[in-house]
RNA sequence: AGAGUUUGAUCCUGGCUCAGGAUGAACGCUGGCGGCGUGCCUAACACAUGCAAGUCGAACGGAGUUUAUAUUAAGAAGUUUUCGGACGGAUUGAUAUAAACUUAGUGGCGGACGGGUGAGUAACGCGUGGGUAACCUGCCUCAUACAGGGGGAUAACAGUCGGAAACGGCUGCUAAAACCGCAUAAGCAUACAGUAUCGCAUGGUACAGUGUGAAAAUAUUUAUAGGUAUGAGAUGGGCCCGCGUCUGAUUAGCUAGUUGGUGAGAUAAAAGCUUACCAAGGCGACGAUCAGUAGCCGGCUUGAGAGAGUGACCGGCCACAUUGGGACUGAGACACGGCCCAAACUCCUACGGGAGGCAGCAGCUAAGAAUCUUCCGCAAUGGGCGAAAGCCUGACGGAGCGACGCCGCGUGAACGAAGAAGGCCGUGAGGUUGUAAAGUUCUUUUCGGGAGGGGGAACGAGGCUGCCAGGCAAUGGGCGGCCGAUGACGUGAAUCCCGGAAUAAGCCCCGGCUAACUACGUGCCAGCAGCCGCGGUAACACGUAGGGGGCGAGCGUUGUUCGGAAUCAUUGGGCGUAAAGGGCGUGCAGGCGGCCGCCAAAGUCCGGCGUGAAAGACCCAGGCUCAACCUGGGGGGUGCGCCGGAUACUGGGCGGCUUGAGUACAGGAGGGGACGGCGGAAUUCCAGGUGUAGGGGUGAAAUCUGUAGAUAUCUGGAGGAACACCGAUGGCGAAGGCAGCCGUCUGGCCAUGUACUGACGCUGAGGCGCGAAGGUGCGGGGAGCAAACAGGUUUAGAUACCCUGGUAGUCCGCACAGUAAACGAUGUGCACCAGGCGGCGGGGGCAACCUCGCUGCCGCAGUCAACGCAUUAAGUGCACCGCCUGGGGAGUAUGCCCGCAAGGGUGAAACUCAAAGGAAUUGACGGGGGCCCGCACAAGCGGUGGAGCAUGUGGUUUAAUUCGAUGAUACGCGAGAAACCUUACCAGGGCUUGACAUGCGCCGGGAGCGCGUCGAAAGGCGCGCGCCCCUCGGGGCCGGCGCACAGGUGCUGCAUGGCUGUCGUCAGCUCGUGCUGUGAAGUGUUGGGUUAAGUCCCGCAACGAGCGCAACCCCUAUCCUUAGUAGCCAGCAAGUUAAGUUGGGCACUCUAGGGAGACUGCCAGGGAUAACCUGGAGGAAGGCGGGGACGACGUCAAAUCAUCAUGCCCCUUAUGGCCUGGGCUACACACGUGCUACAAUGGUGACUACAAAGGGACGCAACCCUGCGAAGGCAAGCAAAUCCCAAAAAGGUCACCCCAGUUCGGAUUGUAGUCUGCAACUCGACUACAUGAAGCCGGAAUCGCUAGUAAUCGUGAAUCAGAAUGUCGCGGUGAAUACGUUCCCGGGUCUUGCACACACCGCCCGUCA
Repeated sequence: AGAGUUUGAUCCUGGCUCAGGAUGAACGCUGGCGGCGUGCCUAACACAUGCAAGUCGAACGGAGUUUAUAUUAAGAAGUUUUCGGACGGAUUGAUAUAAACUUAGUGGCGGACGGGUGAGUAACGCGUGGGUAACCUGCCUCAUACAGGGGGAUAACAGUCGGAAACGGCUGCUAAAACCGCAUAAGCAUACAGUAUCGCAUGGUACAGUGUGAAAAUAUUUAUAGGUAUGAGAUGGGCCCGCGUCUGAUUAGCUAGUUGGUGAGAUAAAAGCUUACCAAGGCGACGAUCAGUAGCCGGCUUGAGAGAGUGACCGGCCACAUUGGGACUGAGACACGGCCCAAACUCCUACGGGAGGCAGCAGCUAAGAAUCUUCCGCAAUGGGCGAAAGCCUGACGGAGCGACGCCGCGUGAACGAAGAAGGCCGUGAGGUUGUAAAGUUCUUUUCGGGAGGGGGAACGAGGCUGCCAGGCAAUGGGCGGCCGAUGACGUGAAUCCCGGAAUAAGCCCCGGCUAACUACGUGCCAGCAGCCGCGGUAACACGUAGGGGGCGAGCGUUGUUCGGAAUCAUUGGGCGUAAAGGGCGUGCAGGCGGCCGCCAAAGUCCGGCGUGAAAGACCCAGGCUCAACCUGGGGGGUGCGCCGGAUACUGGGCGGCUUGAGUACAGGAGGGGACGGCGGAAUUCCAGGUGUAGGGGUGAAAUCUGUAGAUAUCUGGAGGAACACCGAUGGCGAAGGCAGCCGUCUGGCCAUGUACUGACGCUGAGGCGCGAAGGUGCGGGGAGCAAACAGGUUUAGAUACCCUGGUAGUCCGCACAGUAAACGAUGUGCACCAGGCGGCGGGGGCAACCUCGCUGCCGCAGUCAACGCAUUAAGUGCACCGCCUGGGGAGUAUGCCCGCAAGGGUGAAACUCAAAGGAAUUGACGGGGGCCCGCACAAGCGGUGGAGCAUGUGGUUUAAUUCGAUGAUACGCGAGAAACCUUACCAGGGCUUGACAUGCGCCGGGAGCGCGUCGAAAGGCGCGCGCCCCUCGGGGCCGGCGCACAGGUGCUGCAUGGCUGUCGUCAGCUCGUGCUGUGAAGUGUUGGGUUAAGUCCCGCAACGAGCGCAACCCCUAUCCUUAGUAGCCAGCAAGUUAAGUUGGGCACUCUAGGGAGACUGCCAGGGAUAACCUGGAGGAAGGCGGGGACGACGUCAAAUCAUCAUGCCCCUUAUGGCCUGGGCUACACACGUGCUACAAUGGUGACUACAAAGGGACGCAACCCUGCGAAGGCAAGCAAAUCCCAAAAAGGUCACCCCAGUUCGGAUUGUAGUCUGCAACUCGACUACAUGAAGCCGGAAUCGCUAGUAAUCGUGAAUCAGAAUGUCGCGGUGAAUACGUUCCCGGGUCUUGCACACACCGCCCGUCA
């Protein structure tokens, strides 16, 4: 710091999404240790139990315990005894005293702090800065003064009574530092009236006078503690004020103690705080009121910052304590663990009554995705009480639980290649996991065991001791020194010893963004997904595995938040076309405002002071081994306040000025507005005349109108509306808008000149006014036009377009309505910034020309995403207003306002999408345009479509009718030959290492040949004969068994190679460099000519180049040359009587090698002097001479896995292989391609000419004979310029037929044959005789062909045993027509539109399912 996503691509706009950080988190998987933090965000829901606020006996009276002493009473053990007792005194009780201790009550202080929570609160609640001359302040400190003398009660206690309890009632006794008078009064308070001084007003302070008023408590160890009053301080608070503090205007008005005053009251205190009276005010667009939401801040998170979000923990303030209300006490409360009342809930109850308040610490229930121990201790810090010891303290210090967060450590280190095994991949070579493991050596943080124990501890009590003050001493007090007990944590930390690699790794991701790739499985299924998007048989996106990447005791996911987002833009955005200028004006408030001078100093600037708490953040240090964490110091802190200073600018005050603005007078142009009047043309209607059959209307018609007289035409009349020509690129107006002519009234504008006012200006939220068409109300008017409506027409339909009618309406007056693509899609005003060419109006000038206002076009700089704008800005600036923030939902719903209504204004959300858009680019497309081409049309000739047959296809049928090809570009196509074979299909029979290839192991040899038998064959069974080489191991060959494997015309042509069709032999398709453009891209390749051609020429920001075109290749047309057999025969000879047959020859034809020739080369004209075109000459051929081969970049996921090859998948006694038979030949039909015809340009018969190109040994076959014939027999010749196929046919000559289903036509059928072949039944071709169908030229429609072409005639070949009407060749005869490019089809090129890009067979709208 950005990235992905709209498009075929591009730039822009714009939304969505991601990468980062954070978290009181939760969830999933996983989990070794420690430190420091942190932990009910939800139900301010309800709570069992324990604890969380007490303390003081040095305030008081009691009660009680212990000890001692005294008195007294009883009296054990034991000793002794005369047995009566005595001694003895343990022990117990009572009383008194003393000491120590306990404490229910009275009393004092504290329970207003500490702790919790965030419900309420939009508020002086909080923050910040001030005020209090309007106030209070217990305990503490300082100062001054004082404490005299009395009194009466009451708890406790005792008695009694009530009640279940809680808790009381009555009677009696008693104390105080509890309570109450009296005295005292420096000072204090208050009332009255003064003096001085000060202050921002009320007023404050000091001093003096008079009146009035209120104090106290004692305790004891005698020195302190406590008490009272006053003043001061400190601390803590109360109240008031300036500024700041969320959203909604679809909340616009709110307010009765309300605003103010006076009197009174209340309070610590100002105040409507309260009350009585009086006045009628107060607040609000600078947002009152209402509604919603919310504790506020220091801070925290993020961010470069400005900001945005947030207010857990820690700290400050506020509020609250089940809900609501209330006061009491007190220095302080309207009081979390106080009181009273009400309410809800819970609990106890003897039913009469009572008790309670975890938002304290733990804990429980509930809610929830979710948040802990009913722990230890007062050792430390802090708090309450106390003189103190001390007591209390769930504050606090600690521990426990939770990876919830941050920080730190570890799970080992070094060496270790046979690169082990295993896994995965693999082209089978290997690669990778990977120094990773194993192994060797080492270490011991952690862990286990043991030892040890710093510091947190200081102040204390007390003891000893020094100094100080009063006051000489003692006690005591104050300030010091030394000694001095005390540890919850704690089985703690740190450290040391022993042991042993020992106790310790996961999670997410790997299509792009985003770092990391392979295999298998799956097959739009299962699933993934943050966005784009993956998955329909080869998924780097699903699942698993291997590998890899990231982080690491964590890793992912989810939620929230800031960032990225300049995507609300103060910093830092926009509004012509992307969302966005209000329809236009006027104008209140508001905002902004010309020149000069003076003043004060509000803004502004400078300096100083105060504040901006601590913590946090930053910097520098320090302490825990480091860090997190903690401690110390420093700096900063945009803000607010006070004081002093400056005065340029802004604002304010005062004075002036004329340039902004305006006024007057003298001129001007104009469809500016309102009202009144006038005019002609036209339409329609009415009346009349002439006149006769139509008119009207349309693409064509019809409805309609007309013989009852229309249309047409003429005359006259009525009525309404609109104003041709002028007229425009023109004028006026703020916009809407304004058009015949004249008049009246009236607004604005412009130029020039003079005078005047003196900033009077600009903009303008609301408000007010104007505002096209259509619409509404009332009243008129109504010719034409014309929604609705009716009829006609079109159409599949036609609620439309077209036609005939026709009502509102259009017109006028008045009133409403208030919208529009109300547009320049461009708010208004001012200033500045190159020009050129027009138009309208004015001024100056003789003119050239200059100048002002308005209105247009082009264009520079500049600007813009581009298009474009460009002194009439969309440029550069200033001022003010309006408006925008993704698309849809939707300008909809709802609320409110307006309206008679129609409707208008304001104006959402749920939900949904990953876009919606703007400009420009390249294509494709258009029933857009220009130019051009093609048998594309036209002009012609011949066909197809009708018939019969052949052949292919669809369909149907079938056991099978194998498969493929399906618009053009499938359909006589693959197939250039289906009777078997072919053959892939079907039925049946039979085989399983296989019909075929390679290798291995074992066994055996009969390799092979022949025969018999079953069988349809394949195959099975049986019999007989019988191998070769050899180094003697064996091998060749064959058979059997087994293993690898073979085999597949099985699938996928949408996994592929190759080959092919088509656009199209169309003239195109591109590249390098340069240039232009932000870019896609353009230029070049466009333009002017020209061509068959991107062919060539010229021009040009292009210059060149490549693939195509053309040429080079082949055939053909002319000539030359070389060669001359099997070809040829002119001349010579022989020979036949017409065999180049022979000798001979190579001239000619011909054959086949090599050359020549044609190049717009020449001439004329046109063109630009070019390219080129037209004509001509010459020439066999002339402008590419004719034909062929040759097919650019690419398109159709075009065809083919069945020619072949090939990835993946599938079958393996079968989806392989063999055989027989059948089928591919079926047949109600439909289509394509052909053949033969329908006849006389013909048919038939007879006779008779002239080709080319081919083929031939498993062959072609002459002659001759037989047969009507197909053919057969015999057989010469020929591996071919020699022989044969082979007759060419149309043609020519002669004859017949005479227009008919025929002497046309030949289908079909019958019979008899021929040939091929193992075999012609299904299912061949041919022959003869007989039969003799349809058909008399073919509907809609449609095909081919532009010259040696069409048409027509025969001929050959491939395939092939046989079997062409097909295919591929060959020659013979041999036309017609093309005006032309409007139209159909296809194509090229330029241009235009576009919401298409899978590209018009597109896109897309509505209804229904």
Predicted 3D model of a 1409-nucleotide RNA (small-subunit ribosomal RNA) from an uncultured bacterium.
The RNAcentral record of the sequence draws on ENA and SILVA.
It matches the Rfam family "Bacterial small subunit ribosomal RNA".
Model confidence (mean pLDDT): 85 of 100.